[in-house]
Molecule: SAM riboswitch aptamer (S box leader)
Organism: Cytobacillus depressus
RNA sequence: UUCUUAUCAAGAGAGGUGGAGGGACUGGCCCUGCGAAGCCUCGGCAACGGACAAUUUGUACCGUGCCAAUUCCAGCAAGUAAUCUUGAGAGAUAAGAA
Numbered sequence: 001u002u003c004u005u006a007u008c009a010a011g012a013g014a015g016g017u018g019g020a021g022g023g024a025c026u027g028g029c030c031c032u033g034c035g036a037a038g039c040c041u042c043g044g045c046a047a048c049g050g051a052c053a054a055u056u057u058g059u060a061c062c063g064u065g066c067c068a069a070u071u072c073c074a075g076c077a078a079g080u081a082a083u084c085u086u087g088a089g090a091g092a093u094a095a096g097a098a
Base pairs, nucleotide, nucleotide: 001098002097003096004095005094006093007092008091013042014041015040016039017038021031022030023029025075026074027073028072043067044066045065048063049062050061051059052058053057071090076087077086078085079084
């Protein structure tokens, strides 16, 4: 990097550093000098794999992940008067495989 499977309406931030961007992409709409991204420290959420205990649940020790807004909303298709619903696609994360 690609493929497969599962999940994505819940949950969880302070300090330091830094100094203008960030929310994947496009369009919207937001966040941001009352300080963006990144990095560091400490904290927290969750429970995918391992481990352990127990009886199909718990612990949160190890490997990850995450901590504005439903994956922020839409993007394609079907139904639909509007609105909306469902599915797909895209994306993210985990585990496995090539």